[in-house]
The RNA shown here (Lysine riboswitch aptamer) has 183 nucleotides and comes from Brevibacillus sp. SYP-B805. NCBI's taxonomy places the organism under Bacteria, Bacillati, Bacillota, Caryophanales, Brevibacillus. The prediction has a mean pLDDT of 79. The model forms 100% of the base pairs in the Rfam consensus.
RNA sequence: UCAAUAAAUAGAGGUGCGCGGCGGAUGAGUACUUUUUUCGCAACAAAGGGCGGGGACCCUGAAAAAAGGAAAGGCCAAUGCGCCGAAGUUCCGGUCGAUUCCCCGGGCGGCCGGCGCUGGGAUGUGCGUGAACAACGCCCGUCCUGUCAUGAAAGGGUACUUUCGUGGAGCGCUAUUUAUGAA
Numbered sequence: 001u002c003a004a005u006a007a008a009u010a011g012a013g014g015u016g017c018g019c020g021g022c023g024g025a026u027g028a029g030u031a032c033u034u035u036u037u038u039c040g041c042a043a044c045a046a047a048g049g050g051c052g053g054g055g056a057c058c059c060u061g062a063a064a065a066a067a068g069g070a071a072a073g074g075c076c077a078a079u080g081c082g083c084c085g086a087a088g089u090u091c092c093g094g095u096c097g098a099u100u101c102c103c104c105g106g107g108c109g110g111c112c113g114g115c116g117c118u119g120g121g122a123u124g125u126g127c128g129u130g131a132a133c134a135a136c137g138c139c140c141g142u143c144c145u146g147u148c149a150u151g152a153a154a155g156g157g158u159a160c161u162u163u164c165g166u167g168g169a170g171c172g173c174u175a176u177u178u179a180u181g182a183a
Stems, first nucleotide, its partner, number of pairs: 001182002004180008014084001016083005023076002032068008047060004051105006087118003091114007099106001119145006126138004147168009
């Protein structure tokens, strides 16, 4: 000086990711409470309800009007913190919790593990969860964007840069250092 590989450290992407969250909407003029009116007549509940089945236990007259009137789960989010496989997620398994209690099952939520998928973001149709025109997930698309490789064109101080196209994936990319090798 050159090339490749490995390791370590640092770093970039941007409506970037995660956690907490002031405040707010929704839930909802709903549940519930009180009063009035009408209907019904009466019960350790026939009937109904408490996720499904079995057992136990518990709760309950119905409707309308008027007055008063929530909350939880789910969501947005000022802002703060931690970060850049950040992290997310389908499926499978385990465990814990709530669902009145026990047994069996289902779904829900938290945590853990495993295979797989996703560079990041936005957005459309459909389907699913959901009270939901919220939010999220899945399938198929569209757009924006970072990065590397590659083709063409243009520029150039010959280091490279820009534009247009194609392809790839974060096990990527950039920088520095170290180790190994050659001249």